[in-house]
RNA sequence: CGAGCCGACCGGGCGGCCGCGGUACCGUCGGGCAACCGGCGGAUCGAGGAACGUCCGGGCUCCACAGAGCAGGGCGGUGGCUAACGGCCACCCGGGGUGACCCGCGGGAUAGUGCCACAGAAAACAGACCGCCGGCGUCGGCCGGUCAGGGUGAAACGGUGGGGUAAGAGCCCACCAGCGUGACGGGUGACCGCCACGGCUAGGUAAACCCCGCCCGGAGCAAGACCGCGCAGCAGGUGCCCGCCACGUGGUGGCGGAGAGGGUAGCUCGCCCGAGCCUGCGGGUAGGUCGCGUGAGGCCAUCGGCAACGAUGGUCCAAGAUGGAUGGUCGCCACCGCCACGCCGGUAACGGCGGGCGGCAACAGAACCCGGCGUACAGGUCGGCUCGUCCG
Repeated sequence: CGAGCCGACCGGGCGGCCGCGGUACCGUCGGGCAACCGGCGGAUCGAGGAACGUCCGGGCUCCACAGAGCAGGGCGGUGGCUAACGGCCACCCGGGGUGACCCGCGGGAUAGUGCCACAGAAAACAGACCGCCGGCGUCGGCCGGUCAGGGUGAAACGGUGGGGUAAGAGCCCACCAGCGUGACGGGUGACCGCCACGGCUAGGUAAACCCCGCCCGGAGCAAGACCGCGCAGCAGGUGCCCGCCACGUGGUGGCGGAGAGGGUAGCUCGCCCGAGCCUGCGGGUAGGUCGCGUGAGGCCAUCGGCAACGAUGGUCCAAGAUGGAUGGUCGCCACCGCCACGCCGGUAACGGCGGGCGGCAACAGAACCCGGCGUACAGGUCGGCUCGUCCG
């Protein structure tokens, strides 16, 4: 210098003006007996690394619950971390890369059952299409042996060599690979190393049923708690009257009078309506308040640990809306792109400084909270490491 691999981080800054949401703060004005409420001004706070998806785990709330089991669901190498997890850390095993490093839904296929497309003779207690070998023949073959060879496939019942045979084959032997059993050594463990023996050989699939081990009650802040208009309900008090006429009869209608109560600007009168009105009670709708941000909290230091993480000490308090605020605009700086501009360096490519023009972004936005995972993201910064090439 080129090509890469990991990890951590930023997500424009400052100022002016206008505007929005919160506040157990201050001032002022108004209302109220008061508690307090409202307006205005000030002070102060006001999104994210993912606030997102709502996939997993918890806190919290309500409901259910003696205990055990079944069903159902989830998880799955080992050891640790954690409130918990399907998360994280370290290690093991397998796979990929020259390497830094990356990937793995990683229990059991020797408990049993099922399945394995197409091709192929055959896809799993086997089996003979071609070929090879033996026998027979009426000669376009038949019977038998055989998986060493051919061919198919993602996958074909160990590999190489020798013996053996009619031809062959773990049929036998040597070595190798793999599996199982039993010791020994190392490790907390997964596992690793090594030795002996065995039969020679065992395909894949459990994100198929299933088996083994462990875990799991349900619903969710529209959870839930408190206050509670009106209408309806229940209880108590009080009122629901009189005359005439019609229909034809426990009633309805008309006319006249009386009438608790109500309306009409506060009072009196007048006018109008008029069979209900008043008080109390419990549940509870609309609506309001709480839940609601001091928490498995952030930052710094020290210590323990490879690490995840933990312990101790110090320090800080940091949005809380409910049609839902966190925005707009201007200036300067920073950053990015372009330029046929100027100066400097250089043979040049080009670089530095200055100038002009343009852009100023991406993904996205709290809604009970927290720990993770997953996904999206313009542009940029820092650290560690690997491989290649050149120079000293």
Predicted 3D model of a 392-nucleotide RNA (Bacterial RNase P class A) from Actinomyces sp. MRS3W. A source record names the gene rnpB. The coordinates come from a structure-prediction model, not an experiment, and the mean pLDDT is 77. It matches the Rfam family "Bacterial RNase P class A". From the family's description: Ribonuclease P (RNase P) is a ubiquitous endoribonuclease, found in archaea, bacteria and eukarya as well as chloroplasts and mitochondria. Of the family's consensus pairs, 94% are formed in the model.